[in-house]
RNA sequence: GGCGGCGUAGCCAAGCGGCAAGGCGGUGGUCUGCAAAACCACUAUUCAGCGGUUCGAAUCCGCUCGCCGCCU
Numbered sequence: 001g002g003c004g005g006c007g008u009a010g011c012c013a014a015g016c017g018g019c020a021a022g023g024c025g026g027u028g029g030u031c032u033g034c035a036a037a038a039c040c041a042c043u044a045u046u047c048a049g050c051g052g053u054u055c056g057a058a059u060c061c062g063c064u065c066g067c068c069g070c071c072u
Base pairs, nucleotide, nucleotide: 001071002070003069004068005067006066007065010024011023012022018055025043026042027041028040029039030038048064049063050062051061052060
């Protein structure tokens, strides 16, 4: 330099055009004499960034950035 894959919450991770599941963790609450456990609630109005397509984009297209791999 060329090609491919990946980038979603503090961590893991689903999602494949119609306003983002779940788990761990965290915070608050119920319960308890105090805790633990259990249960309830909350925890991503910028899905790496910028443009484009579309009535509508995490999702499709282009470029850029980062990580990983292959080729030279």